Transfer RNA from Candidatus Nanopelagicus hibericus, 73 nucleotides, folded computationally.
The same sequence occurs in records of 4 taxa.
Taxonomically the source falls in Candidatus Nanopelagicus (Bacteria, Actinomycetota, Candidatus Nanopelagicales, Candidatus Nanopelagicaceae).
Its Rfam family is "tRNA". From the family's description: Transfer RNA (tRNA) molecules are approximately 80 nucleotides in length.

RNA sequence: GCCCCUGUAGCCCAACGGCAGAGGCAUGCGACUUAAAAUCGCACAAGUGUGGGUUCGACCCCCACCGGGGGCA
Numbered sequence: 001g002c003c004c005c006u007g008u009a010g011c012c013c014a015a016c017g018g019c020a021g022a023g024g025c026a027u028g029c030g031a032c033u034u035a036a037a038a039u040c041g042c043a044c045a046a047g048u049g050u051g052g053g054u055u056c057g058a059c060c061c062c063c064a065c066c067g068g069g070g071g072c073a
Stems, first nucleotide, its partner, number of pairs: 001072007010025003018056001027043005049065005
């Protein structure tokens, strides 16, 4: 320098172009317990890396950047 993959919550990970986003872990409160752990209930937080574009409508498609991983030279 070129090519490919990837970026969504504190972490992991979903979401045919159609309700502005599911779930798990963690965290907080409560139940249970002599007390904890485990378990159960409730709550919590993301407008999706950034900026544009297409579209009635974008996490999703297109362009340019930025970060991470891999390959070739």